[in-house]
RNA sequence: GCACCAGUAACUCAGUUGGAAAGAGUAACGGUUUUCUAAACCGUAGGUCAAUGGUUCGAGUCCAUUCUGGUGCA
Numbered sequence: 001g002c003a004c005c006a007g008u009a010a011c012u013c014a015g016u017u018g019g020a021a022a023g024a025g026u027a028a029c030g031g032u033u034u035u036c037u038a039a040a041c042c043g044u045a046g047g048u049c050a051a052u053g054g055u056u057c058g059a060g061u062c063c064a065u066u067c068u069g070g071u072g073c074a
Base pairs, nucleotide, nucleotide: 001073002072003071004070005069006068007067010026011025012024013023019057028044029043030042031041032040050066051065052064053063054062
């Protein structure tokens, strides 16, 4: 330098054919239980879906460019 893959919550990841208020587990915080801790159960909070622009009535999803990480080739 070229090609491909990935980027969604603090972390690991779903999100189907573009369509209702963007979810799960772990972690955090609060509570129940327990003599205490752990475990278990319940709840709360946490996201400008990497960035910008475009297509569309409507974009996490489609298109372009850029950025970051990974793999391969040179």

Model confidence (mean pLDDT): 80 of 100. This is a predicted structure of a 74-nucleotide RNA (transfer RNA) from Flavobacterium sp. The source organism's lineage runs through Bacteria, Pseudomonadati, Flavobacteriia, Flavobacteriaceae and Flavobacterium. The RNAcentral record of the sequence draws on ENA. It matches the Rfam family "tRNA". Gene Ontology term of the family: triplet codon-amino acid adaptor activity. It is annotated as a transfer RNA.